This is a predicted structure of a 695-nucleotide part of an RNA (large-subunit ribosomal RNA, domain II) from a bacterium.
Context: one part of a larger RNA
RNA sequence: GCCAACGAGUUUAUUUGUAUUGCAAGUCUAAGUUCUACGGAACGAAGGCGGAGCGAAAGCGAGUGUUAAUAGCGCAUUUAGCAGUACAGUUAAGACCCGAAGCCAAGUGAGCUUGCCCUGAGCAGGAUGAAUCCCGAGUAAAAUUGGGAGGAGGUCCGAACCGGUUGGUUGUGCAAAACCUUCGGAUGACUUGGGGUAAGAAGUGAAAAGCUAAUCGAACUUGGUAAUAGCUGGUUCUCUCCGAAAUAGUUUUGGGACUAGCGUCUGAUAAAAACUCAUAGGGGGUAGAGCUACUGGUUGAGGAGUAAAGGGAGAAAUCUCGGCUCCUCGGUCAAACUCCGAAUACCUAUGAACAAAGGUCAGGCAGUCAGACUGUGGGGGCUAAGCUCCAUGGUCGCGAGGGCAACAGCCCAGAUCAUCAUCUAAGGUCCCUAAAUUCAUGCUAAGUGUUAAAGGUAGUAAUCCGCCAUUGACAGAUAGGAGGUUGGCUUAGAGGUAGCCAUCCUUUAAAGAGUGUGUAACAACUCACUAUUCGACGGCGGGUUGCGCCGAAAAUAUACCGGGGCUAAGCAUGAUACCGAAGAUAUGAAUUUGGCAGAAAAUUUAUUUUCUGCCAAGUGGUAGGAGAGCAUUUUAUGCGCGUUGAAGGUCGAUCCGUGAGGGCGACUGGAGCGCAUAGAAGAGAGAAUGUUGGC
Numbered sequence: 001g002c003c004a005a006c007g008a009g010u011u012u013a014u015u016u017g018u019a020u021u022g023c024a025a026g027u028c029u030a031a032g033u034u035c036u037a038c039g040g041a042a043c044g045a046a047g048g049c050g051g052a053g054c055g056a057a058a059g060c061g062a063g064u065g066u067u068a069a070u071a072g073c074g075c076a077u078u079u080a081g082c083a084g085u086a087c088a089g090u091u092a093a094g095a096c097c098c099g100a101a102g103c104c105a106a107g108u109g110a111g112c113u114u115g116c117c118c119u120g121a122g123c124a125g126g127a128u129g130a131a132u133c134c135c136g137a138g139u140a141a142a143a144u145u146g147g148g149a150g151g152a153g154g155u156c157c158g159a160a161c162c163g164g165u166u167g168g169u170u171g172u173g174c175a176a177a178a179c180c181u182u183c184g185g186a187u188g189a190c191u192u193g194g195g196g197u198a199a200g201a202a203g204u205g206a207a208a209a210g211c212u213a214a215u216c217g218a219a220c221u222u223g224g225u226a227a228u229a230g231c232u233g234g235u236u237c238u239c240u241c242c243g244a245a246a247u248a249g250u251u252u253u254g255g256g257a258c259u260a261g262c263g264u265c266u267g268a269u270a271a272a273a274a275c276u277c278a279u280a281g282g283g284g285g286u287a288g289a290g291c292u293a294c295u296g297g298u299u300g301a302g303g304a305g306u307a308a309a310g311g312g313a314g315a316a317a318u319c320u321c322g323g324c325u326c327c328u329c330g331g332u333c334a335a336a337c338u339c340c341g342a343a344u345a346c347c348u349a350u351g352a353a354c355a356a357a358g359g360u361c362a363g364g365c366a367g368u369c370a371g372a373c374u375g376u377g378g379g380g381g382c383u384a385a386g387c388u389c390c391a392u393g394g395u396c397g398c399g400a401g402g403g404c405a406a407c408a409g410c411c412c413a414g415a416u417c418a419u420c421a422u423c424u425a426a427g428g429u430c431c432c433u434a435a436a437u438u439c440a441u442g443c444u445a446a447g448u449g450u451u452a453a454a455g456g457u458a459g460u461a462a463u464c465c466g467c468c469a470u471u472g473a474c475a476g477a478u479a480g481g482a483g484g485u486u487g488g489c490u491u492a493g494a495g496g497u498a499g500c501c502a503u504c505c506u507u508u509a510a511a512g513a514g515u516g517u518g519u520a521a522c523a524a525c526u527c528a529c530u531a532u533u534c535g536a537c538g539g540c541g542g543g544u545u546g547c548g549c550c551g552a553a554a555a556u557a558u559a560c561c562g563g564g565g566c567u568a569a570g571c572a573u574g575a576u577a578c579c580g581a582a583g584a585u586a587u588g589a590a591u592u593u594g595g596c597a598g599a600a601a602a603u604u605u606a607u608u609u610u611c612u613g614c615c616a617a618g619u620g621g622u623a624g625g626a627g628a629g630c631a632u633u634u635u636a637u638g639c640g641c642g643u644u645g646a647a648g649g650u651c652g653a654u655c656c657g658u659g660a661g662g663g664c665g666a667c668u669g670g671a672g673c674g675c676a677u678a679g680a681a682g683a684g685a686g687a688a689u690g691u692u693g694g695c
Base pairs, nucleotide, nucleotide: 001695002694003693004692005691006690011093012092013091015089016088017087018086019085020084021083022082023081026049027048028047032043033042034041035040053060054059063075064074065073066072096234097233099231103224104223105222106221107220108219114198115197116196117195118194119193120192121191122190123188125157126156127155128153132149133148134147135146136145137144161185162184163183167180168179169178200216202212203211204210237629238628239627240626241625242624247260248259249258250257251256261368262367263365264364265363266362267361268360269359276352277351278350279349280348281347282346288340289338290337295334296333297332298331299330300329301328302327303326304325305324306323310321311320312319313318371396372395373394374393375392376391377390378389379388380387401412402411403410416589417588418587419586421585422584423583427579428578429577430564431563432562436576438575439574440573441572442571443570449566455550456549457548459547460546461545462544463543464542465541466540467539468538476533477532478531479530480529482506483505484504487501488500489499512527516525517524590619591618592617593616594615595614596613597612598611599610600609601608602607603606630684632681633680634679635678636677637676638675639674640673641672648668649667650666651665652664654663655662656661
C1' cells in the first nucleotide's frame, strides 16, 4: 500500500412540540397486596397534573393588586384536560466515536546511575632526586660549602586500568552511542569486586535541573477514569421538495457562545397586497455649481488706515520696507462652507400585469457569526498592493455548460431525463479548430498588431489657418555686399565680429556702425540684403486629428499573438452569411405544485384520503429543514419452498424499478430457507497517521 472483517446520535429519567390511541371536568396510578396457566391479571387515589386568580405577604376571591378612591391602570375571568405510544428536540448522565499534555491516591524500584558505610583487590618499565643522615672542608661554636647515602611528591614520561579531546567510518549500524585514528589521567580528591544504605515533592548531586533501571523541570505500575478537550480528525443506503449565512447587539469576547437577521416545516389569518411598470403627490441638501450669500482659506495690482516696544535713512519733522485692518478691480479653494441645486434612491396614493407569487401571527427544527473577487460611490494607504475598512449591485461561495490558450469571483448562460433534430448568446469563421481566404471604404510598413511612461520625431494620411508665387515664389547658380569709418569709450592692441555706450548719415538695385568662421590686431572667407538666370495646379510657416517610429536591459528554453503562420489572417467604419452552450425551440418520458374533470373508500353526511386523465407553471444546489422509500438481523401471525438440491458463491449480451435494490437463467455448493403484514434494532463503510488478520 491493497484486500477482508470490525468500527461512531445509544439507553434511562426529565421536559417541550407534532401525530395518534383511551377516558374526559376529569385523568393516571406509585409503593404495595392478592391471584397466576409464570406470559401476566386484578386490587390499590397516597400522590401528581387539570378544574381560579391576584398580591411580596397577611389576605381576599371572578376578581385581585396599586390607592384616600367604588377613578384609572396591571394581571386574571370567556374554560379541556389527563394518561399511553411513536417521532423530533431540551436537560442530567461518558451521551456520536477516537485523541492529550496533565492532577490525585496506593504501591514497586539504588542488579543502571549518584552519594555514603563495611570488607577485599589493582597500578609494567623508565625519569627527577625533597627532608634526613654520614664523610671531608670550614667556624670559638654555628652558619656555609664539596662528596656520598637516602627515596619525598594530588612530581615527570609511559603500558595495564580509568577516561572520551580531534578527525574519519557507521547512520534500515556490529551497536537505541559502536569501530578506526588521535588524545587526557595513570601513588591518587585514583581505579575496582562483594555486601549494605538513602526514593518520588522525595532521594542523591565537586551543581549539568545532572542522576534515581534505554523513562526525569518531578520515575514506574495500578486505580480515580470512558479525567477534561470552546481543539483536530472521522461519522456507513436511495430518491423527491425547498434552501441559507459569513451581518447587528452583548460577551475575560474575538477560530467559542446567546438573542436578532437570513432557511425550512406545521397551523392560523387578512384578504389581492410583495416585486415590476405607469401616473400623481411628497420631503431632502448628495453630484454639480457658487461664494461682496455666510463661515474659513488663497493670489496679483491699486488705494486708505493703524501701532506703546519691528528693520533702514535722518539731528528732527518725516520718508521707506515689513506687519495688521479695511476698500476697489481681477483670479482661486472647502468632508466637518452654502445664495443655489439635479439624476437616482426613498415614502404615499391610484391603476395595469403576474397570482403555482407575496405578507402577517403562533409554534417545531436548524445552520450561519473566518467570506472572496469584480463594477460603482467613499475612508485609510503613496488616488501603492491579489492591501485594508464601509456603502450599493453582480458572481463565486452553494453553479455545471459555452467564451477568455490554460484560469472559483470577468463575459454569455442557470444542467429533471432522452434525441446522430432546429435557432441563437458571448465569442468567433487561413490551418491546428466548427464556421467567410466574404463584401465595401480608408489607414498602418512598424510583424505595429503580438507589453509600458515622461520626452523626442522633415514617418505617413486627413483637415484648418496665415503668408509668398508667371508683375516669376522656394531651392540652386552667376554677380554685388559700398562710402563717412579704424563710430566713441576701453585697451599693449580692440579696425563690423573681447567688453561698455550709441546704432546715425551718404551712395545706391542692394548692402547691419554687422549673422558666423578667422587674426596678436588687421587681412581673408561668409551671412543678412539686391540684381540676373531658372520656370512651379508650386512654395514657406503654424495648429488639430488618425495610424506609426525611438525611448525599450535579466536571469533553465524561443517564452509578452495558445501555436503554425499572416501585409492581412492587422487597425477603423459599415454590410451580409455562417459556426457556436446542458440557453431557446421541436418530439417523447418522469416528477412536484396549482386548476379542472371522473372514479373508489372512509366516516362525523359534507368533507377527507387515494387513484386516473387533461391543462399550466416548475424540477442546479453546500450548511440545513421537510417528505417517501430500499436493504440487513431478529420476533409474532398467516402462507409457502427444499437432497427431483436450501443458504452461500461465480457468471449473464436477460427482465422489473427514477434509485437504494429486486426477479430470472447457467454453473458451483450440500441443508436449511423464503413471501405477506406488523413489531424490535449491536440496522448499511472509503476515508478516522482507525483496530485485527492476510498478502
It was read from a public genome assembly. Its Rfam family is "Bacterial large subunit ribosomal RNA".